[in-house]
RNA sequence: CUCUUAUCAAGAAAGGCAGAGGGAAAUGGCCCGAUGAAGCCUUGACAACCUGUCACACGAAAGUGUGAUAAGGUGCCACGUCCAGCUCCAAUGCAAAUUGGAGACAGAUAAGUC
Numbered sequence: 001c002u003c004u005u006a007u008c009a010a011g012a013a014a015g016g017c018a019g020a021g022g023g024a025a026a027u028g029g030c031c032c033g034a035u036g037a038a039g040c041c042u043u044g045a046c047a048a049c050c051u052g053u054c055a056c057a058c059g060a061a062a063g064u065g066u067g068a069u070a071a072g073g074u075g076c077c078a079c080g081u082c083c084a085g086c087u088c089c090a091a092u093g094c095a096a097a098u099u100g101g102a103g104a105c106a107g108a109u110a111a112g113u114c
Stems, first nucleotide, its partner, number of pairs: 003112006013043005021032003027084003044077001046075001049073003052069007081106001086103007
């Protein structure tokens, strides 16, 4: 990489190096950036996916569930996954279209798998 499951409306800063791009892909927008983008390093924060620890409940046990904690492994710290874009439903409208909702595809993260 492949496949499976879950989540994605919230949250979270500084310093150093660096020197022009960045916000996943194709498309259309919009936004961020020399008041310093991407990337790398240090410290810190956020969060609770997995492990650990604690408490409670069930159980003969193995273990399962809920809650807490934040020690470890990840992740993450502009804008709803930045918005749409594909399908369907509803409302408004003469229509074009606008608004709202649901879903799919895709993406990201975690755990497992090959």